[in-house]
Molecule: small-subunit ribosomal RNA
Organism: uncultured prokaryote
RNA sequence: GAUCCUGGCUCAGGAUGAACGCUAGCGGCGUGCCUAACACAUGCAAGUCGAACGUGAAGCCUGGGUUACUCGAGGUGGAAAGUGGCGCACGGGUGAGUAACACGUAGGUGACCUGCCCCGGAGAGGGGGACAACCACUGGAAACGGUGGCUAAUACCCCGUACCUUCAAGAGGAUUAGAAGAUUUUGAAGAAAGCUCCGGCGCUCUGGGAGGGGCCUGCGGCCCAUCAGCUAGUUGGUAGGGUAAUGGCCUACCAAGGCAGACGGGUAGGGGACCUGAGAGGGUGACCCCCCACACUGGUACUGAGACACGGACCAGACUCCUACGGGAGGCAGCAGCGAGGAAUAUUGCGCAAUGAGCGAAAGCUAGACGCAGCAACGCCGCGUGGAUGAUGAAGGCCUUCGGGUCGUAAAAUCCUUUUCUGGGGAAAUAGAAAGGAAGGUACCCCAGGAAUAAGAGUCGGCUAACUACGUGCCAGCAGCCGCGGUAAAACGUAGGACUCGAGCGUUAUCCGAAUUUAUUGGGCGUAAAGCGCGUGUAGGCUGUUUGAUAAGUUGGACGUUAAAGCUCCCGGCUCAACUGGGAGAGGCCGUUCAAAACUAUGAGACUUGAGGAUGGUAGAGGAGAGUGGAAUUCCCGGUGUAGUGGUGAAAUGCGUAGAUAUCGGGAGGAACACCAGUGGCGAAGGCGGCUCUCUGGGCCAUUCCUGACGCUAAGACGCGAAAGCUAGGGGAGAGAACGGGAUUAGAAACCCCGGUAUUCCUAGCCGUAAACGAUGUCAACUAGGUUAGGGGGUAUCCAACCCCUCUGUGCUGCAGCUAACGCGUUAAGUUGACCGCCUGGGGACUACGGCCGCAAGGCUAAAACUCAAAGGAAUUGACGGGGACCCGCACAAGCAGCGGAGCGUGUGGUUUAAUUCGAAGAUACGCGAAGAACCUUACCAGGGUUUGACAUGGCGGUGGUAGGGAGGCGAAAGCUGACCGACCCUUCGGGGAGCCGUCACAGGUGCUGCAUGGCUGUCGUCAGCUCGUGCCGUGAGGUGUUAGGUUAAGUCCUGUAACGAGCGCAACCCUCGGUGUUAGUUAUACGUGUCUAGCACAACUGCCCGGUCAAACUGGGAGGAAGGUGGGGACGACGUCAAGUCAGCAUGGCCUUUAUGCCUAGGGCUACACACACGCUACAAUGGUCGGUACAAUUGGUUGCCAAGCCGCGAGGUGGAGCCAAUCCAUCAAAACCGAUCUCAGUUCGGAUUGCAGGCUGCAACUCGCCUGCAUGAAGUCGGAGUUGCUAGUAAACGCAGGUCAGCUAUACUGCGUUGAAUACGUUCCCGGGCCUUGUACACACCGCCCGUCACGUCAUGGAAGCUGGUCACGCCUGAAGUCGGUGGGCUAACCGCAAGGAAGCAACUGCCAAAGGCAGGGCUGGUGACUGGGACGAAGU
Repeated sequence: GAUCCUGGCUCAGGAUGAACGCUAGCGGCGUGCCUAACACAUGCAAGUCGAACGUGAAGCCUGGGUUACUCGAGGUGGAAAGUGGCGCACGGGUGAGUAACACGUAGGUGACCUGCCCCGGAGAGGGGGACAACCACUGGAAACGGUGGCUAAUACCCCGUACCUUCAAGAGGAUUAGAAGAUUUUGAAGAAAGCUCCGGCGCUCUGGGAGGGGCCUGCGGCCCAUCAGCUAGUUGGUAGGGUAAUGGCCUACCAAGGCAGACGGGUAGGGGACCUGAGAGGGUGACCCCCCACACUGGUACUGAGACACGGACCAGACUCCUACGGGAGGCAGCAGCGAGGAAUAUUGCGCAAUGAGCGAAAGCUAGACGCAGCAACGCCGCGUGGAUGAUGAAGGCCUUCGGGUCGUAAAAUCCUUUUCUGGGGAAAUAGAAAGGAAGGUACCCCAGGAAUAAGAGUCGGCUAACUACGUGCCAGCAGCCGCGGUAAAACGUAGGACUCGAGCGUUAUCCGAAUUUAUUGGGCGUAAAGCGCGUGUAGGCUGUUUGAUAAGUUGGACGUUAAAGCUCCCGGCUCAACUGGGAGAGGCCGUUCAAAACUAUGAGACUUGAGGAUGGUAGAGGAGAGUGGAAUUCCCGGUGUAGUGGUGAAAUGCGUAGAUAUCGGGAGGAACACCAGUGGCGAAGGCGGCUCUCUGGGCCAUUCCUGACGCUAAGACGCGAAAGCUAGGGGAGAGAACGGGAUUAGAAACCCCGGUAUUCCUAGCCGUAAACGAUGUCAACUAGGUUAGGGGGUAUCCAACCCCUCUGUGCUGCAGCUAACGCGUUAAGUUGACCGCCUGGGGACUACGGCCGCAAGGCUAAAACUCAAAGGAAUUGACGGGGACCCGCACAAGCAGCGGAGCGUGUGGUUUAAUUCGAAGAUACGCGAAGAACCUUACCAGGGUUUGACAUGGCGGUGGUAGGGAGGCGAAAGCUGACCGACCCUUCGGGGAGCCGUCACAGGUGCUGCAUGGCUGUCGUCAGCUCGUGCCGUGAGGUGUUAGGUUAAGUCCUGUAACGAGCGCAACCCUCGGUGUUAGUUAUACGUGUCUAGCACAACUGCCCGGUCAAACUGGGAGGAAGGUGGGGACGACGUCAAGUCAGCAUGGCCUUUAUGCCUAGGGCUACACACACGCUACAAUGGUCGGUACAAUUGGUUGCCAAGCCGCGAGGUGGAGCCAAUCCAUCAAAACCGAUCUCAGUUCGGAUUGCAGGCUGCAACUCGCCUGCAUGAAGUCGGAGUUGCUAGUAAACGCAGGUCAGCUAUACUGCGUUGAAUACGUUCCCGGGCCUUGUACACACCGCCCGUCACGUCAUGGAAGCUGGUCACGCCUGAAGUCGGUGGGCUAACCGCAAGGAAGCAACUGCCAAAGGCAGGGCUGGUGACUGGGACGAAGU
């Protein structure tokens, strides 16, 4: 890299009270402060009744007074306020509070209430006293009052009557858990209101109903246990109070109970329903409907049928407003509207015409309920922006391989239509018997006009429908996830095109789905996250066989209920649809009742197989205590004995002449128990090992005697629990954290060595954790075998063994099955059942905080913020390993010669320079490209010059003394000028072509990119490998084949084999050398020929023999042979690797350049020089130098060439010219070697650098910068540190020769050729490289990999913290408003009693309990912040 699995992240769908961006034609129906239950200016939102009552304004009429202003009287009229009645408890708003009988559902009320309404029964007799309005006076700024006087009623009071009601006492039979209900007797108490249009409407008592309400109960529906205990009116009783009514609702007394996922904390109105989903579920609670709660905040009562009252009252508080400063007023969470907040949400509209509501007998009045209109694409639905024809496929845009393609029938153009729009005309239903009637001159209809007024948004890398160009160049930017962007971007931006939706389209936010990713439907736990370390056992859950019974669960039927709306189906109404009307259906739960009796349950009875017991055996390191044994170590004493010992990879520290180590004898002490010993035994686990005794737990087998389900599991709980550690006291031989010393090392806080404290041991106590593992909870049942230990039985036997059956145990192997695979497999990870524990991405985190435990160390329980797009399991192929096995290679070893030191040559780096052109960079760059830089080459530099160009093609125009040549002049040259000379081809005779000039296209570029490429090349490596088809195995990647046993140089061959074959490689085929034969032969020749040349043929194949091997392949030896096991050499290089090398050999995409980065030119440079490296040459000498003599080659080259003889010169060379287009001639005498002489160990007769002088050659030209010769000069160097290279035979080494390039040459290089001609290989331990198999892997860019921690810097979130500062919750104490209840009796008082005094009753006042709020103080919980500090996460190439 690929695979399977696990597992998270992300997307495509639907939805919304939405918001934002771009855009916008119309209509219908809906919807519209989700935030500040924040504060509110202004207007409106609850009145009505004159048929309950007393007043009675304006106006009008009548008559009177008055000049007039006008005055008073009567009548009518009815405003207005008041008394009284009903309503104001409905309707409308909001969701703060509330986790509650608040809601939903089903019931109860024998514990209750009920105005208005309906039905029924009975009644309404007689009296009385006031108070508003009004008048007078008066306080106050106002709000609002005060005093005195008058007055009515359906207002208030008293008496009488009582069908009836209530109460008290009694009777009484049922129902019932119980009885307060029904019935009945006696007694006591208790009523009333009138008005009238004469129809009626009201009033009182009472029974019933309807509708409404109060209270009680079962069940249902949020999170946190890091909230585990809560509770004093608490739980119950008795008595009383209170209420419509039960009740600790309240009080007193008595008892001590009550609750427990309580209590506490957080969040939240609940439901019908809505969204989603296959469903089960999950999420939500806008609009509409039902219920609840609230009305500035908190408290309180009054009135009333009903309130503790949104638009009533009182008090306290905060806030706002008015004020004359003394006091007052207010409450939009009603409809509009304003401010504020916010991403964000509308008009201070019309009308009571409809519907419903209040009052009224009614007419009617009222109503921001409601009906309408306005604003907003906020949502749903519908319509339109035109239709038909129309190819030159117009213009234009974009792309292009330049051919074309595409936008595209799209447009234009022609014909047609008028939804919409504009103008004009008509005109509703709703809407009642009539009139009026907001919407509204609206919907709708008719006529006219004219294609007219009307299209955008997002996307186009994959998921995901849709592709190109240009720009940009890890920049700018994109991004839902994966990820794009570093010069060829389908991912950025723009354009063209395309795709998808369409008056919308996208984005953001949120919910469901996808997610079987919390798994009831429907998941898991050996290794992926996950079995508690182990047991005993409580609650709970589950529970053997059988017979009756019951009917709680269960099942079925019926009935009730499940409001309406909604949902589904059908039918209808708006032109359709949305919307809406009617009908039908569905609906869990719940309740009542009937039935059934299998299963569960309950209760009764029975049974024996589960479980337990009994009896008889049996194995064992099971546990606890006590005792005891030997070996060994150490120490002490003594003897012998002398210099070391000990330790290690090697050493040292240490011990030792004060006598060690070694050895012998004696003694002390502690700890552990060799052999036996075994994947043997025992135990629940931890764990248990010398021997003996005592005490003690459990197991197994046999008998089948007893009990009769007594069982299984197990939250909490309790107990046990290795090692280390802790406390106290002992003990302490050896071992041995820490510590000291010695080594190792870059360092060594480690590994190794010498010492050594705690500890290890015992007693008592604590700790409670481990990879406490089989990483596998316990129990039960079922499901092939084989092997094995112990017990029992059968069979067999003299005894045995073998064999068969059975129980128990411990391992291995293995079928089915399971599993992602690995593997498990009667000791299950198989098939089932019961119960418990646990898991839900990685990191943060086996952490923080809190709680519990602990002496401490610490343990148990256990988050979040933040961050990542993964983390992980198993298996596969590679690569890698200082893993293993096997094998190979001049890889090591064994040898020979070198390099590294010197001088010089060449290349490179570096430096220098105007330039020192460029490339090559470990191996695989560095005598490489370059088979040859003085100019040229040449690409570089500084100058000079040139611009269609040095070179190519095309178009257009021009050109006859044209093209071309060119003396001379200027110039460094290029070039400029220029006398003079002077053309060509075809022709239809017009001209055309070539050339030249001008111009336009273009040429040109050794400019960039070898990481855009082709081709070629290097390297691994001439290593033996690399693959395919079919089959088989595997879920798959993949494997097999190609592995194995042999063998080979070789995946070479043989054998075996789920493989059988095949391909590219290996080998062979090709060339060459070596033998023979033969043919031909220029040349050679001693003329015979053949050693020579060229061709053909033969020859070598493990063919033959012996041995080895089971066999074969093969191999060891031998024969023969010129050659023997691929005979030597060459060419030939598999799949691939190194983004290896080359854009400068060539070709080529893209980019750049175009009076220059092109071209020409002279000069310079590539040759520089403190230095470093690589490759070489020559040497350092006697195996040598010098001199003389004498031999022997093979390649190869030659006409601008090789050049002979001869002559000149010391020589290089010159001259000369024969021969040769070559087996013919020339280069060409090879040199080492050999023979002789000399030198005699020295910086030399070695070595030749360097330098001087004199010459020669090539060339236009040897200054920079050539080669050669002669004479002279005579440097370093005396064999080379670490290290390192080549070579296994005609090889190394030594020696020369030739060639290419080339005018010449810096060639000592390279490519070839021959001459002379060795040494060594035991062997594969090690180094390097490679092959094959295997193993491990967290690597796959593949070990030059991956990756951990500290430190430094930055950012972020978080814990601790001296503190600082909020919120919230109760408790304690103090003060204590309003107000109910109670007390008091001094004050005041119309109705009643009383002749009166006075009383009853009321009012006010005072006072007690309770109590909002406030104050003081200490706490609980929960936030913010905090110097400093702890760890964490993430960041660029720091360390």